This is a predicted complex of two RNAs, RNase P RNA and transfer RNA, with 444 nucleotides together. The coordinates come from a structure-prediction model, not an experiment, and the mean pLDDT is 75. It holds a member of the Rfam family "Bacterial RNase P class A". By type it is a ribozyme. Gene Ontology terms of the family: ribonuclease P activity, tRNA processing and dimeric ribonuclease P complex.

[in-house]
């Protein structure tokens, strides 16, 4: 110096002036007014993929089916499909990254086309061999060659296919074939050592080799009540509705635009009152937490514990923006001009997944050249 | 905000591992019949939302994303 691999941190800065939510204070005297101070997106706020908090329903408790999820092994946490350490398999020259990584000798189902066979495997060529005709040699046994019949053996070779049941080599054999042998690979069972454990390493025994597919059904451990802050809970208008309460009615009668008295109390009407369900609408749930930074200690680590210090958004049609100026970095590139990524809270919090221009640090690895 | 659900020619479906080279149908395109037009008949283009995986093999199974529909006061 180049090239690669992990892991972190930032997420354009800085003043000025103009808006805008929250909250305190003071002033005016209730207009949610006006002055000041404070404060005010993220590393993914995002997908809504899992895991809790938390709130209502259901539930004596408490197992079982049924549905669903998860699926090495020890650990970590509230907990988890997450992390972290390890094994074991793949890739990589390394550094490091990947892995839905339980069972296929429990059971069913499924392996299309191809090809003779594809699941208690097969037999078309092909090898081999017994057989009838011909021809030709041979006295003759018999031998050669072509033919026809397709009978017995066989699974080496060809050849299909993603897959045809170990591999090499050698006995043997009419041809062969784990049929036998002899290493090797792998299995399965029964041991011995290491390890908490997955698992390694070794012995011995066995039959030769037992296919693939559980993101097919399925078995085998384990976990799961549902529903979601538009959960839910105060306080509450207008509207329908439900009551009561006097008028309004009809005769008479005095007086003149009404008052008083008999009868009627059915239906309607408007008008007060109260009930009455909880919508509009405010309030609470709502942000001080499994919080954030340092320090010390424990642990390979995930993390945990002690200390000591901060408060860090809470809107509700939805605030967090906007000009100018300078500075940094890209871009067209002549003055100068434009641009600075993915994107934006909605009860909170652990994850995980996807988006994302660039800029820094730091450990490691591999090549090369110089001392 | 929260829960759900669905994506195949242009436009309405079918297909749920292998016969998919993906099938109808109405549409469009050319022919044919007809003086012409419509009806009809034949014949032809046209599609699995996108990527990764599982398995020999994916429109179909899984997961990640995009894109659309419903419900919740």
């Nucleotide at each position: 110096c180049g090239g690669g691999c992990c892991a972190a941190u930032c997420a354009g800065g800085u003043g000025a002036c103009c808006g805008c939510g929250g909250u305190c204070u003071g002033c005016u005297a209730u207009a949610u007014g006006c002055a000041g101070g404070c404060u005010g997106a993220g590393g993914a706020a995002a997908g809504u993929c899992c895991g809790c908090g938390c709130u209502c329903c259901a539930u004596a408790g408490g197992g079982c089916a049924a549905c669903g999820g998860u699926g090495c092994u020890a650990g970590c946490u509230a907990a988890c499909g997450g992390c972290u350490a390890g094994g074991c398999g793949g890739g990589g020259u390394a550094a490091c990254c990947c892995g839905a990584c339980g069972g296929a000798a429990a059971g069913u189902g499924c392996c299309a086309c191809a090809g003779a066979g594809a699941g208690c495997a097969g037999a078309g060529u092909g090898c081999g061999u017994a057989g009838g005709c011909a021809u030709c040699a041979a006295u003759a046994c018999u031998g050669a060659u072509g033919u026809c019949a397709g009978g017995c053996g066989u699974g080496a070779g060809g050849g299909u296919g993603a897959a045809a049941g170990g591999g090499u080599g050698g006995u043997g054999u009419a041809a062969g074939a784990g049929a036998c042998c002899a290493c090797c690979a792998g299995c399965a069972c029964u041991g011995g050592c290491a390890g908490u454990g997955a698992u390694g390493c070794u012995a011995g025994u066995g039959g030769c080799u037992c296919g693939g597919u559980a993101a097919a059904c399925c078995c085998c451990a384990c976990c799961g009540g549902g529903a979601g802050c538009a959960a839910g809970g105060c306080a509450a208008a207008a509207u329908a509705g439900g009551c009561g309460c006097a008028u309004u009615g009809g005769g008479g009668u005095g007086g003149c635009c009404c008052g008083c008295c008999c009868c009627g109390c059915a239906a309607a009407a408007a008008g007060c009152g109260c009930c009455g369900g909880g919508u509009a609408u405010g309030c609470c749930g709502c942000u001080a937490g499994a919080g954030g930074c340092g320090u010390c200690a424990g642990g390979u680590g995930a993390c945990u514990g002690g200390c000591g210090u901060c408060c860090c958004a809470g809107a509700u049609a939805g605030a967090u923006g906007g000009u100018c100026a300078c500075c940094a970095c890209c871009c067209c590139a002549u003055c100068g001009g434009g641009g600075u990524a993915c994107a934006g809270a909605a009860c909170g919090c652990g994850g995980c997944u996807u988006a994302u221009a660039g800029a820094u640090u730091g450990a490691c690895c591999c090549g090369g050249c110089c001392a | 905000g929260c829960c759900c659900c669905c994506a195949u020619c242009g436009u309405c479906u079918a297909g749920g591992g292998g016969c998919c080279u993906a099938g109808g149908a109405c549409g469009c395109a050319g022919c044919c019949c007809u003086u012409u037009c419509a009806a009809g008949g034949c014949u032809a283009a046209a599609a699995c939302c996108g990527g990764g995986g599982u398995u020999c093999g994916a429109a179909u199974c899984c997961c990640c994303g995009u894109g659309g529909g419903g419900g919740c006061a």